[in-house]
RNA sequence: UUCCAUCUUCGGGGCAGGGUGCAAUUCCCGACCGACGGUAAGAAGAACGUCGAUUCUUCAAGUCCGUGACCCGUAUGAUUCAACCAUACGGUGGACCUGGUGAAAGUCCAGGACCGACAGUUACAGUCUGGAUGGGAGAAGAUGUCA
Numbered sequence: 001u002u003c004c005a006u007c008u009u010c011g012g013g014g015c016a017g018g019g020u021g022c023a024a025u026u027c028c029c030g031a032c033c034g035a036c037g038g039u040a041a042g043a044a045g046a047a048c049g050u051c052g053a054u055u056c057u058u059c060a061a062g063u064c065c066g067u068g069a070c071c072c073g074u075a076u077g078a079u080u081c082a083a084c085c086a087u088a089c090g091g092u093g094g095a096c097c098u099g100g101u102g103a104a105a106g107u108c109c110a111g112g113a114c115c116g117a118c119a120g121u122u123a124c125a126g127u128c129u130g131g132a133u134g135g136g137a138g139a140a141g142a143u144g145u146c147a
Stems, first nucleotide, its partner, number of pairs: 001147001004144007017029003031127002033116002035067004042059006048052001062114002071091007096112005118130003
């Protein structure tokens, strides 16, 4: 330093103000939010008898490539069957244009748009309540093992 095994810790944000109404953070005006990995023409920093079309480090996308939560199914554990639970596999699962720069823009700059599980609710929810003190993509670290 790499692979593998075990373990530990961490691992999601958001309706201000107003209108209608018996009733709405659910409707209307308006406000606000952006999980994880990857990519990166941007930004910042560093290195060098070399100052470069150099090298390195860190950060950088809600709408690009993927992942995850939710929901559905199949198999197995597992029984006559079903349900529940666990594990594995599979399915479903939202949203971007215009202009600028340029060799190149899905990523930069400017502008304008758009999107957001399920159940609940005195009235329709990305933002309230609940499943959830759960799960989780994954992140960091410790120990062991191998080379």

FMN riboswitch aptamer (RFN element) from Halobacillus sp. Nhm2S1, 147 nucleotides, folded computationally. Of the family's consensus pairs, 100% are formed in the model. Lineage of the source: Bacteria > Bacillota > Bacilli > Caryophanales > Halobacillus.